[in-house]
Context: one part of a larger RNA
């Protein structure tokens, strides 16, 4: 000087407390461990791994396993030699395919010549050999880049000066104040930098202009450019300061709300499997191709979710109101068929025009009467639909039948302070198909916060130390 303390003081945070909804019990989905396996590819492992890489494993992907094959190779560059019926390649044969045999047919570019038939040279391509390719093989403890975390916490430093033999200190401490090393005052310090804040984006009020596909010329809406909020005004407190309490006006008030933005550093944190790269290793194999299988196994354990256990409900009928997105290998209307998934159909739309697309909870009416039920829907049987060469391993959906556990979940534990939690649906990316996940969007819309004793994490000052 730091780090640490079941030392002290001050302060903060959904940290506790006050509340609301959960998880932990059940069934199922997904991930992980374990076990199994020919293989169940690899990585991630307290917080900060475990719906994580993966924004979507039937083949492909795919890296794993078995079997069948190839060896200048699936791909690149160079050299060498060869090549005119050359490159490519149909039928047919072997094969699971890859591939092997076969060979009808049969090219391209540039230059020169040409009797327009073609000829000569070069290239491309193919073949031989050699250099080499190739490796999701190892090392994230050799690395770049990127990322997580403490933490959007308020800190981390420098120049000059001063103090100290020196390590170092001071500044950065103290008194107030703030979300803030934010600002004020004091002060051997005076200044400065990276952070904080502001500048950026979205939303809320308003003005002006413009106006198709919207509206029907005001408005709404959309786009563009302005205004508006600054403790500016009043009052009280404080030290006549910083600032704090209250009030006015205002759409909005003291950072208006949300986002983006992550200092010096820590964890030899994560990633050699995104990519790049040093070293090491393999080279008829640790490379490459193909078929099939596996990544989907299943006594079990954990993690994240979905659905429920019902009457604030279930069922049937009627009826209302969004936002934000996507669409040409696409979205697909009207109409028709089917109980339905879906099919037929084909208008319109490169989309404020057409379409996905009926939002759902809600509201109105009726039935059910507390039951393992008209709750719940797992599981299973049969019959179908869709995508796709192909749904057995291993997809999704529909109809009929079946109708399990489950009667509110122990110890413990999670999220959340307002248009938030909770409940409700909608869309998108990935994607042929496959969403209870993820990312967005709107609808309905609460309760509670006395307070900082305690738990956890963090900041500043101070103190102790046999630690560095």
């Nucleotide at each position: 000087u730091g780090a640490c303390g079941g030392g002290g003081g001050c302060c903060c945070g959904c940290a506790c407390a006050a509340g609301c909804a959960g998880c932990g019990g059940a069934g199922c989905g997904u991930g992980u461990g374990g076990u199994u396996u020919a293989a169940u590819u690899c990585g991630a492992u307290g917080c900060a791994a475990c719906a994580c890489g993966a924004a979507g494993a039937a083949c492909c992907u795919u890296a794993c396993c078995a079997a069948g094959g190839c060896u200048u190779g699936a791909c690149a560059u160079g050299c060498u030699a060869g090549u005119a019926g050359u490159a490519g390649g149909a039928a047919c044969c072997c094969g699971a395919a890859a591939g092997g045999g076969g060979g009808a047919c049969g090219a391209c570019c540039c230059c020169g010549g040409u009797u327009c038939g073609c000829c000569g040279g070069g290239g491309a391509g193919c073949u031989u050999g050699c250099a080499c390719a190739g490796g999701u093989g190892c090392u994230a403890c050799a690395u770049g880049g990127c990322u997580g975390u403490c933490g959007u916490c308020a800190g981390c430093u420098c120049g000059u000066g001063c103090c100290g033999u020196g390590a170092g200190g001071u500044g950065u401490u103290g008194g107030g104040u703030u979300a803030a090393g934010u600002c004020c005052c004091a002060u051997a310090a005076c200044g400065a930098g990276c952070g904080c804040a502001a500048c950026c984006c979205u939303c809320g009020c308003u003005c002006u202009g413009u106006g198709u596909u919207a509206c029907a010329c005001u408005c709404u809406c959309a786009c563009a450019g302005g205004g508006g909020a600054c403790u500016g005004c009043c009052u009280c407190g404080c030290a006549a300061g910083a600032c704090g309490g209250g009030g006015a006006g205002g759409a909005a008030g003291g950072u208006g709300a949300g986002g983006a933005u992550g200092a010096c550093g820590u964890c030899a944190a994560g990633u050699c499997a995104g990519c790049a790269c040093g070293g090491c290793c393999c080279u008829u194999a640790u490379g490459c191709c193909u078929u099939g299988g596996g990544c989907u196994a299943c006594a079990c354990a954990c993690a994240c979710g979905c659905u429920a256990c019902a009457a604030u409900g279930g069922a049937u009928g009627g009826u209302a109101c969004a936002g934000a997105g996507g669409g040409u290998u696409g979205c697909u209307a009207a109409a028709g068929a089917g109980u339905g998934a879906u099919c037929u159909g084909g208008a319109g739309c490169c989309a404020a025009u057409c379409u996905c697309a009926c939002a759902a909870a809600g509201c109105c009416a009726u039935c059910c009467a507390c039951a393992g039920u008209u709750c719940a829907g797992a599981u299973u049987g049969c019959a179908g639909g869709c995508u796709g060469a192909a749904a057995c391993u291993c997809g999704c959906c529909u109809g009929c039948a079946u109708g399990a556990a489950g009667g509110a979940g122990g110890a413990g534990u999670u999220g959340c302070u307002a248009g938030u939690a909770a409940c409700c649906g909608c869309a998108g990316g990935u994607c042929a198909g496959c969403a209870u996940a993820c990312u967005g969007c709107g609808g309905u819309g609460a309760a509670u916060a006395c307070g900082u004793u305690c738990u956890c994490g963090g900041g500043c000052c101070u103190u102790g130390u046999a630690c560095a």